This is a predicted structure of a 106-nucleotide RNA (c-di-GMP-I riboswitch aptamer) from Hwanghaeella grinnelliae. It was read from a public genome assembly, where an Rfam model found it. Its mean pLDDT, the model's own confidence on a scale to 100, is 86.

RNA sequence: CCCACGAAACGGCAAACCACUGGAAACGGUGGGACGCAAAGUUUCCGGCCUAAAACGGGCGUUCUCCGGCAACGGGUGGCGGCGUGAUGGUAGCGGGACUGCCGAA
Numbered sequence: 001c002c003c004a005c006g007a008a009a010c011g012g013c014a015a016a017c018c019a020c021u022g023g024a025a026a027c028g029g030u031g032g033g034a035c036g037c038a039a040a041g042u043u044u045c046c047g048g049c050c051u052a053a054a055a056c057g058g059g060c061g062u063u064c065u066c067c068g069g070c071a072a073c074g075g076g077u078g079g080c081g082g083c084g085u086g087a088u089g090g091u092a093g094c095g096g097g098a099c100u101g102c103c104g105a106a
Base pairs, nucleotide, nucleotide: 005104006103012037013036017032018031019030020029021028022027035093041099042098043097045096046095047094048091049090050089055085056084057083060081061080062079063078065076066075067074068073
């Protein structure tokens, strides 16, 4: 000096929650606050997980309107709601990978 490793020391970061704030949401930012973390530093390259905007699908519910019908109802268009698909959004404190890094016992 390098790799592995993680006793000690100097320090570092900051979960939940709260306030404000951005966002459709997940989640993020700032301040407070500490559950924890030896990379809980950076990075979405791979996988997982979270959300579901745009878009798409079915006429699923409801309603307006048009046509047919004695009526029940049937068909067409639109609005609202909900269901499904859906990351291009997010999570680095879910793992893996990559880059960088303080200290130095066994």